[in-house]
């Protein structure tokens, strides 16, 4: 230094729900709020789920559904 791993420390993110706004909708953003998370950081590539429509095809959403890819913080056993 790197890989595996995840004790400690420093921190980080922020579920459901509520309010405001956007969107036909799924859902998204801000504020509140804390389920939980060692990548719950990013990517729509594969699968899956959800929404819309001129409906079996096209468009959109979900990364905190799974897999995969990329990039990170710390350093005990």
């Nucleotide at each position: 230094u790197u890989u595996c791993c995840g004790a400690a420390g420093a921190g980080g993110u922020a579920a459901a729900c509520c309010c405001u706004g956007g969107g036909u909708a799924a859902c998204c953003a801000g504020g509140g709020g804390g389920c939980a998370c060692a990548a719950a950081g990013c990517c729509a590539c594969g699968g899956g789920u959800c929404c819309u429509u001129u409906c079996u095809a096209a468009g959109g959403a979900c990364a905190g559904c799974c897999g995969g890819g990329c990039u990170g913080g710390c350093g005990a056993a």

Overview
This is a predicted structure of a 77-nucleotide RNA (c-di-GMP-I riboswitch aptamer) from a Nitrospirota bacterium. Lineage of the source: Bacteria > Pseudomonadati > Nitrospirota. Its mean pLDDT, the model's own confidence on a scale to 100, is 88. Rfam family: c-di-GMP-I riboswitch aptamer. From the family's description: GEMM was predicted in a large-scale screen for bacterial structured RNA regulatory elements.